Large-subunit ribosomal RNA, domain V from a Patescibacteria group bacterium, 583 nucleotides, folded computationally.
NCBI's taxonomy places the organism under Bacteria, Bacteria candidate phyla.
RNAcentral holds the full RNA, with entries from ENA.
Context: one part of a larger RNA
RNA sequence: UCCGCAGCAAGACAAAAAGACCCCGUGGAGCUUUACUAUAGCUUGACGCUGGGUUAAGGACUUAUCUGUGUAGGAUAGGUGGGAGGCUUUGAAGCUGAAGCGCAAGCUUUGGUGGAGCCAUCCUUGAAAUACCACCCUGAUGAGUUUUUAAUUCUAACCCCUAGCCGUUACCCGGCAGGGGAACAGCGUUUGGCGGGUAGUUUAACUGGGGCGGUUGCCUCCUAAACAGUAACGGAGGCGUUCAAAGGUUCCCUAGCGCCGGAUGGAAAUCGGCGUGAUAGCGCAAGAGUAUAUGGGAGCUUAACUGCGAGACCUACAAGUCAAGCAGAUGCGAAAGCAGGAUCUAGUGAUCCGACCGUUGCACAUGGGUGCGCGGAAGCUCAACGAAUAAAAGUUACCCCGGGGAUAACAGGCUUAUCUCCCCCAAGAGUCCAUAUCGACGGGGAGGUUUGGCACCUCGAUGUCGGCUCGUCACAUCCUGGAGGGGGAGCACCUUCCAAGGGUUUGGCUGUUCGCCAAUUAAAGUGGCACGCGAGCUGGGUUCAGAACGUCGUGAGACAGUUCGGUCUCUAUCUGCUGUGGA
Numbered sequence: 001u002c003c004g005c006a007g008c009a010a011g012a013c014a015a016a017a018a019g020a021c022c023c024c025g026u027g028g029a030g031c032u033u034u035a036c037u038a039u040a041g042c043u044u045g046a047c048g049c050u051g052g053g054u055u056a057a058g059g060a061c062u063u064a065u066c067u068g069u070g071u072a073g074g075a076u077a078g079g080u081g082g083g084a085g086g087c088u089u090u091g092a093a094g095c096u097g098a099a100g101c102g103c104a105a106g107c108u109u110u111g112g113u114g115g116a117g118c119c120a121u122c123c124u125u126g127a128a129a130u131a132c133c134a135c136c137c138u139g140a141u142g143a144g145u146u147u148u149u150a151a152u153u154c155u156a157a158c159c160c161c162u163a164g165c166c167g168u169u170a171c172c173c174g175g176c177a178g179g180g181g182a183a184c185a186g187c188g189u190u191u192g193g194c195g196g197g198u199a200g201u202u203u204a205a206c207u208g209g210g211g212c213g214g215u216u217g218c219c220u221c222c223u224a225a226a227c228a229g230u231a232a233c234g235g236a237g238g239c240g241u242u243c244a245a246a247g248g249u250u251c252c253c254u255a256g257c258g259c260c261g262g263a264u265g266g267a268a269a270u271c272g273g274c275g276u277g278a279u280a281g282c283g284c285a286a287g288a289g290u291a292u293a294u295g296g297g298a299g300c301u302u303a304a305c306u307g308c309g310a311g312a313c314c315u316a317c318a319a320g321u322c323a324a325g326c327a328g329a330u331g332c333g334a335a336a337g338c339a340g341g342a343u344c345u346a347g348u349g350a351u352c353c354g355a356c357c358g359u360u361g362c363a364c365a366u367g368g369g370u371g372c373g374c375g376g377a378a379g380c381u382c383a384a385c386g387a388a389u390a391a392a393a394g395u396u397a398c399c400c401c402g403g404g405g406a407u408a409a410c411a412g413g414c415u416u417a418u419c420u421c422c423c424c425c426a427a428g429a430g431u432c433c434a435u436a437u438c439g440a441c442g443g444g445g446a447g448g449u450u451u452g453g454c455a456c457c458u459c460g461a462u463g464u465c466g467g468c469u470c471g472u473c474a475c476a477u478c479c480u481g482g483a484g485g486g487g488g489a490g491c492a493c494c495u496u497c498c499a500a501g502g503g504u505u506u507g508g509c510u511g512u513u514c515g516c517c518a519a520u521u522a523a524a525g526u527g528g529c530a531c532g533c534g535a536g537c538u539g540g541g542u543u544c545a546g547a548a549c550g551u552c553g554u555g556a557g558a559c560a561g562u563u564c565g566g567u568c569u570c571u572a573u574c575u576g577c578u579g580u581g582g583a
Base pairs, nucleotide, nucleotide: 001583002582003581004580005579006578007577008576010575011574012573015569022404023403024402025401027400028399029396030395031394032393035201036200037199038198039197041194042193043192045190046189047188048187049186051154052153053152054151055150056149057148058147059146060145061144062143063142064141065140066139068137078136079135080134081133082132085119086118087117094113095112096111097110098109099108100107101106158181159180160179161178162177164176165175166174167173204216205215206214213233217239218238219237220236221235222234240385241283242342243341247301248300249299250298251297252296253295256276257275258274259273260272261271281290282289284347286345287344288343305328306327307326308325311322312321313320317386330339331338332337353379356376357375358374359373361372362371363370364369411458412456413454414453415452417451419447420446421445422444423443424442428438429437465540466538467537468536470532471529472528473527474526475525478503479502480501481498482497483496484495485494486493505519506518507517508516509515546564547563548562549561550559551558552557
C1' cells in the first nucleotide's frame, strides 16, 4: 500500500416525512359574536277553508219627529219654491203638573182642567211667514236595513275521544252512533318583528420577517447630482377653504425700519424732518413673483358671460394645464383698449344608478300618455381618496393545502454599535513624587465568547436549553515552574514578563447554564470546537393535542404568566477511527 473480518458512530449539511414553527395566497376548513346578508323556528296582522243568533258601541242609507236668538224688528226668522187661506167639539185660548233643549229670553212634547177661539195677509228686513204644503242643509232622538268591532251563545264546517255497531276472521283505517271542543284551533297565501338554531361570505395594503404603532388623496421646500424627472417607515410644513368683493374696469397713491423733534402719549396710536431702500403688503402653508406695481384708496359696475377654439405644455391611459382668435350679448374707459373670476402653485372624487329643470330628437299605428335619448345642475371623509359590493368583524395550540430560505425563530456568514482585553496622552490620587499601585477628560487598536444590525447558504427539514459520556484545541495562566519592578525587612501580597508539561474537588437548592450556600483543595482558570458532543444516552425546561388558576376578551379564544400530564426511529453503503488476519 492492497484485500478481508469484528467493532465505534465524528462526517457524508446521512436516511425518513415537497417544515407542523414563521411569512405569503384577494387558498381552505372548524369555531365565535352586539361583522354582513339570508334562513329554519317562534311571533304579529290581513285574507281563504269560515257558518247562525243575541247584546253593546260605531259608520252608511231609508223613514218619522224635532232642531236652528248677528243688527233692525211685536221675536230663537236655516235655504228655495208653491201659496190666500189654514187648525179647531177627533176639543182652541188661558191656568196647572212633568220631561227634553237652551245663546236663560224662551221653544218643543205630554197629563189634568177649561169650553170657543188661535194664526196668516199689514210695519220693520238683503230674504216673509212653522198660516199650510213640498224638496233640501246643520245637529239630535226613535224605528228599520246593511256593515265593522267587542263580548257572549248555538251547531253544521273543522278538531279530539269512545271497552258501542258495521266493513271484519283486523288494537290500522273508514262509515254510523254517542260525548267533548268549536268557528277558535289547525292548515294555506301574504305582511311586520325576534332570530349564530342554521347557512354563505367578508374581515385591505405598505412594512429592513410578521404583529403592535404609523401611513394611504392633494399642495410647498430640501434630499435632487445647474433642463425635466427621480426612492426610503429620509428631513420640514400645509389643504379638504374663503371672498358679492378679497371679482371687472378707470383714475390716483407707496411700504417697512432706524435716528431726531413734538401736549396728554407709553417700546408701539397720530404729526414733522432726515437716512435707508422693498426687509412691507399680497385671506391662509411654503416657494416663486411683485414698486411702471400683482400692494393701498375712490368712482362706475357684473366678463364669477353664452356658443366655439388654431396651437402648445404635461402625459402609459384616463385626467390636468396654458391659450391667440371668431360669433352673440355686456361692463368700465374720451379713446387705444381691458374683462370668459381672484399674484401663481392646494381647497378634491371616474363610471354606474335613480331623482330634478329644459328639450324643435326616438319608440309604442295616431292623439293623450308612458319610456328612452340629448343639454344643464345637484346627490359619495366611495379619505384604503383610479373608487372590487347597495350591504361585512373576529378566532384557531383541533387545524389543512399550495408555496418561500423572495421572509422570521436555532446555528453559520458579514459587521463590531454594544461586549471583553490591550495600548497612547497624563489632570489627579498616592505625606513629598503622574507612571510601586490607581487613573479622570480624551484618543488608537485587537478579539469575535455577549446583546444587537444585515437577511447571504439551508423552510422537497442544518433536531432546539440543561445534564451524562467522551474529549480536543487556544492562552488573555487558576495551581505548579522561571524572572523584572515594588510605597518588597521577613511571612504574605501587588504589578508586569516568560511558560500550555501536567493538574484544575465533593455536596445542598433550582430543569437550570449561572448563582447562593456548606466542606475541602496547590488550584477549584477563561474561552473555542454548529452556545463541541441526541444515526452516543437522557428529556427535567422550552414548544402540539387534555386539564386548571390568575389576567385580558361579549365570545370563540389568548398570555417570554403559572400549574399537572404528554410516543426521542432494531440492521452503517462510503469517508473516518479502533482491534485483528492475509498478501